[in-house]
RNA sequence: GCCCGGAUGGUCUAGUGGUAUGAUUCCUGCUUUGGGUGUAGGAGGUCGGGCGUUCGAACCGCCCUUCGGGCC
Numbered sequence: 001g002c003c004c005g006g007a008u009g010g011u012c013u014a015g016u017g018g019u020a021u022g023a024u025u026c027c028u029g030c031u032u033u034g035g036g037u038g039u040a041g042g043a044g045g046u047c048g049g050g051c052g053u054u055c056g057a058a059c060c061g062c063c064c065u066u067c068g069g070g071c072c
Stems, first nucleotide, its partner, number of pairs: 001071007010024003018055001025043006048064005
């Protein structure tokens, strides 16, 4: 230098054009003498950045950042 893959709540993760999914974590209630477990509810996301395509983009195109792998 070229090619391939990844980046999504604090953490892990699903999602091939139409309100972003689940787990975990944290908070509150119930349960308990108390804790744990269980259970109900809640909090937490500018989907790595920019521009474009589209009525509409996490998703499609281009450029960039960063991580991993491969080729010379």

This is a predicted structure of a 72-nucleotide RNA (transfer RNA) from Aspergillus cavernicola. Rfam family: tRNA. Rfam classes the family as a transfer RNA. NCBI's taxonomy places the organism under Eukaryota, Opisthokonta, Fungi, leotiomyceta, Aspergillus subgen. Nidulantes.